Source information: This is a predicted structure of a 134-nucleotide RNA (FMN riboswitch aptamer (RFN element)) from Peribacillus cavernae. The model forms 100% of the base pairs in the Rfam consensus. It matches the Rfam family "FMN riboswitch aptamer (RFN element)". Rfam describes the family as follows. The RFN element is a highly conserved domain that is found frequently in the 5'-untranslated regions of prokaryotic mRNAs that encode for flavin mononucleotide (FMN) biosynthesis and transport proteins. NCBI's taxonomy places the organism under Bacteria, Bacillota, Bacilli, Bacillaceae, Peribacillus. The coordinates come from a structure-prediction model, not an experiment, and the mean pLDDT is 80.
[in-house]
RNA sequence: GUCUAUCUUCGGGGCGGGGUGGAAUUCCCCACCGGCGGUGAUGAAGCAAUUGCUUCAAAGCCCGCGAGCCUUAUCAAGGCAGAUUUGGUGUGAUUCCAAAGCCGACAGUACAGUCUGGAUGGGAGAAGAUGGAG
Numbered sequence: 001g002u003c004u005a006u007c008u009u010c011g012g013g014g015c016g017g018g019g020u021g022g023a024a025u026u027c028c029c030c031a032c033c034g035g036c037g038g039u040g041a042u043g044a045a046g047c048a049a050u051u052g053c054u055u056c057a058a059a060g061c062c063c064g065c066g067a068g069c070c071u072u073a074u075c076a077a078g079g080c081a082g083a084u085u086u087g088g089u090g091u092g093a094u095u096c097c098a099a100a101g102c103c104g105a106c107a108g109u110a111c112a113g114u115c116u117g118g119a120u121g122g123g124a125g126a127a128g129a130u131g132g133a134g
Base pairs, nucleotide, nucleotide: 002133003132004131005130006129007128008127009126010125016030017029018028019027031114032113033104034103035065036064037063038062042057043056044055045054046053047052048051060102061101068080069079070078071077072076084100085099086098087097088096106117107116108115
């Protein structure tokens, strides 16, 4: 370092201003936010020495996953489940640079990505400890 068993810890952000109205953080105008794994030409650090190696970070809209919802049924199975283009560089980019866009479960309530609630829940996964195997 690999596989495996058990356990521990960690594991989501955002309505500020104005308008209408009896009432809106829900509508309208301007704002604000971006879970996890993969990919990754970018960045940083270190080592050897000009090229290579190692580590860390790096996509909301590329590929998957998660929470949530529906149906049958309570073991589970099936289904729903968002969104990107243009230009530039280049051998190579939907990931870099520039610009303009777009998206966001369910319940409640004046129609909610941002409020309240299920949730002191669950969880993709991350880190670590101990035992075992070869």